The RNA shown here (SAM riboswitch aptamer (S box leader)) has 106 nucleotides and comes from Gracilibacillus kekensis. Rfam family: SAM riboswitch aptamer (S box leader). Rfam's curators write: The SAM riboswitch is found upstream of a number of genes which code for proteins involved in methionine or cysteine biosynthesis in Gram-positive bacteria. Lineage of the source: Bacteria > Bacillota > Caryophanales > Bacillaceae > Gracilibacillus. The prediction has a mean pLDDT of 84. The sequence was found by an Rfam model in a public genome assembly.

[in-house]
């Protein structure tokens, strides 16, 4: 930093410390000084891979939550291209891109 592959309408936040941002872009609409964001520190949440168990050879599958990530406003907050359905506006669906996470590969 790139390619595959697989998930993204479920879940889960307090405390210190900081002292203006945040929610990847861009647009719209939110969070925030009743404290953004980084950072600590402690809990929680999922079960992606590792281990482990059931369970016995693989292989599929249920578990555990050790071990490695990840994650703890708002569907990935919503839309962004195309298709389709609606149609005074307004909306609705399905696909894709884009981001993200994870596990591999180079």
């Nucleotide at each position: 930093u790139u390619c595959u592959u697989a998930u993204c309408c479920a879940g889960a936040g307090a405390g210190g410390u900081g002292g203006a941002g945040g929610g990847a872009c861009u647009g719209g609409c939110c969070c925030u000084u009743u404290g953004a964001a980084g950072c600590c520190u402690c809990g929680g949440c999922a079960a992606c891979a590792g281990a482990c168990u059931u369970a016995a050879u693989c292989a599929c599958a249920a578990g555990u939550a050790c071990u490695g990530u990840g994650c703890c406003a708002a569907u990935u907050c919503c839309a962004g291209c195309a298709a389709g359905c609606a149609a005074g506006u307004a909306g609705c669906u399905u696909g894709a891109a884009a981001g993200a996470u994870a596990a591999g590969a180079g």